[in-house]
RNA sequence: CGAGUGGACCGGAUGGUCGCUGGCCGCGUCGCCUCGGCGGCGCGACGAGAGGAAAGUCCGAGCUCCGUAGGGCAAUGGUGCUGGUUAACGGCCAGCGGGGGCGACCCCAGGGAAAGUGCCACAGAAAGCAGUCCGCCUCCCGGAGCGCGAGCUCUUUGGAGGUCAGGGUGAAAGCGUGAGGUAAGAGCUCACGGACGCCCAUGGUGACAUGGGAGGUCGGUAAACCCCACCUGGAGCAAGAUCGAUCGUGGGGCUGGCCUUCGGGCCACGGACGGCCCGUCCGAGUCUCCCGGGAAGCAUCGCUCGAGCGGCGGAGCAAUCCGUCGCCUAGAUGAAUGACCAUCGCCGGCGGGUCGGGUGACCACCCGUCGGGACAGAACUCGGCUUACAGGCCGCUCGCUCU
Numbered sequence: 001c002g003a004g005u006g007g008a009c010c011g012g013a014u015g016g017u018c019g020c021u022g023g024c025c026g027c028g029u030c031g032c033c034u035c036g037g038c039g040g041c042g043c044g045a046c047g048a049g050a051g052g053a054a055a056g057u058c059c060g061a062g063c064u065c066c067g068u069a070g071g072g073c074a075a076u077g078g079u080g081c082u083g084g085u086u087a088a089c090g091g092c093c094a095g096c097g098g099g100g101g102c103g104a105c106c107c108c109a110g111g112g113a114a115a116g117u118g119c120c121a122c123a124g125a126a127a128g129c130a131g132u133c134c135g136c137c138u139c140c141c142g143g144a145g146c147g148c149g150a151g152c153u154c155u156u157u158g159g160a161g162g163u164c165a166g167g168g169u170g171a172a173a174g175c176g177u178g179a180g181g182u183a184a185g186a187g188c189u190c191a192c193g194g195a196c197g198c199c200c201a202u203g204g205u206g207a208c209a210u211g212g213g214a215g216g217u218c219g220g221u222a223a224a225c226c227c228c229a230c231c232u233g234g235a236g237c238a239a240g241a242u243c244g245a246u247c248g249u250g251g252g253g254c255u256g257g258c259c260u261u262c263g264g265g266c267c268a269c270g271g272a273c274g275g276c277c278c279g280u281c282c283g284a285g286u287c288u289c290c291c292g293g294g295a296a297g298c299a300u301c302g303c304u305c306g307a308g309c310g311g312c313g314g315a316g317c318a319a320u321c322c323g324u325c326g327c328c329u330a331g332a333u334g335a336a337u338g339a340c341c342a343u344c345g346c347c348g349g350c351g352g353g354u355c356g357g358g359u360g361a362c363c364a365c366c367c368g369u370c371g372g373g374a375c376a377g378a379a380c381u382c383g384g385c386u387u388a389c390a391g392g393c394c395g396c397u398c399g400c401u402c403u
Stems, first nucleotide, its partner, number of pairs: 001399007009392002012344007020049002023046001025044008051375001055386002058384005063236004070278004077231004081095005096110001097108004111227002116225002118221003133167002135163006142155005175193006194218003198213006240301003243297001250291003255268005269283004308327008346372009356363002
């Protein structure tokens, strides 16, 4: 210098002019009134006013409502190595195992394929209690040669069968190498080895690691069905509450039996119910069903002080936790947080300068000029994840160049 990798943070500054949305104070004016204030409008002053992702709305919570959310069964959906952390999580941290990279480092839904089922593109003969395209081997028919003969040898094409060693296809062809064996072959047998599972010992909280043993199994795939373990009610701030306006407060439908001390009780039936059962409640309510009619506001609350932010100290490898001190930081609702100007700063290209640095490759600074300045914008609030992003900072790795 180049390429790469990890991490934390920043995401222009100041001033002026004109605007916008809340807050608070003062003045004026109008209205109300229990005469102290309250409310509306206008003017003025002061102070505040987007993000690291406010985004996607993918997880987890707070908060609110719904219908009981209580128990059991089932379903649906999700999670899936270990130990921590947290309000919680599918997040995070530290490890274990596997994989990738020369390396810094990165990636993994990482339980079960020895319960069952399914699937395995293209190519290939065959993709799973497999299979014969070439090849190899045996036999038959036929042919040729030799032989007096019985017969022997060779063999194109064809037929029957055996075989998976070798070739070829493929991501994958029934574990690999060697020997035995055989007509030729094959875990067919044996030796050694590999993978998975089992048992034991040692170490570790654990995942697991190391060593030993027995000798059971041998394609992959579970973000395919499935099995195992654990978790799981739904809808969401347009939640929901209050006030106000308008049309209305209308019609129809919604049980039977028995007992009774007249309070009610029991049984059946029906409903609340949005899986079923138990259980609970109701039998006409502010329920539910059908028919008919009528609407809705610049209104208020929810709404921003919260698992909050910052400093310091401590515990811990870390995530995180504890203590202490300090701080208050947008609340809009067609939806504000802006526009313009000046100066400075940042980055890049080009040109120039240095009696700047360095042995050098190179670097630094200054001047002029031209350009650039991203991604994006709160909408109930937090904790995460993911994605987008001009430019800037630091550590580390590899390569090149120079000395």
This is a predicted structure of a 403-nucleotide RNA (Bacterial RNase P class A) from Deltaproteobacteria bacterium HGW-Deltaproteobacteria-14. The coordinates come from a structure-prediction model, not an experiment, and the mean pLDDT is 75. Rfam family: Bacterial RNase P class A. It is annotated as a ribozyme.